Source information: Model confidence (mean pLDDT): 81 of 100. Transfer RNA from an Opitutia bacterium, 75 nucleotides, folded computationally. The same sequence occurs in records of 3 taxa. Its Rfam family is "tRNA". Rfam links the family to the GO term triplet codon-amino acid adaptor activity.

RNA sequence: UGCUCGGUAGCUCAGUGGCAGAGCAGGUGGCUGUUAACCACUUGGUCGCUGGUUCGAAUCCAGCCCGAGCAGCCA
Numbered sequence: 001u002g003c004u005c006g007g008u009a010g011c012u013c014a015g016u017g018g019c020a021g022a023g024c025a026g027g028u029g030g031c032u033g034u035u036a037a038c039c040a041c042u043u044g045g046u047c048g049c050u051g052g053u054u055c056g057a058a059u060c061c062a063g064c065c066c067g068a069g070c071a072g073c074c075a
């Protein structure tokens, strides 16, 4: 420097044009002698950033940033 993959809730990830979700974690309540477990409800989002396409973008396109891998160049 090029190519590939990835960046979405506190964490792990799904969602590949049409309402942003799951599990775990957190909160409240129930249950229990207490804790844990279990049950019910519930909070939490600039979808990495900036533009573009589109009636509509997390999703498609361009550039940039960050991470991982591969290749190449120099030494």
Stems, first nucleotide, its partner, number of pairs: 001071007010024004018055001026042005048064005